[in-house]
RNA sequence: ACUGACCAGGGCAAACCCGUCGCGAGGCGGGGGCGCAAAGCCAGGGGUCUCGCCUCACAGUGAGAUAGCCCAGCCGCCAGUU
Numbered sequence: 001a002c003u004g005a006c007c008a009g010g011g012c013a014a015a016c017c018c019g020u021c022g023c024g025a026g027g028c029g030g031g032g033g034c035g036c037a038a039a040g041c042c043a044g045g046g047g048u049c050u051c052g053c054c055u056c057a058c059a060g061u062g063a064g065a066u067a068g069c070c071c072a073g074c075c076g077c078c079a080g081u082u
Stems, first nucleotide, its partner, number of pairs: 001081004011036002016031006034068001040074002044071003047066007
């Protein structure tokens, strides 16, 4: 530097259930394990979602949520190959 086929050591944790916080999208803790080689960090861009404002409507707009939707940025374990 590349790869995650094999072997080994480990890691994270979807749905669902319980508790808790939030108007909500959702967050956090416990159980759980569908999956994940960045399912580590990050809300800058796009997407999606929530609450409000606005509009006859389309649209617009403010504040949020999502990193397990994608891109950009930052950092990095193990193994293998060179």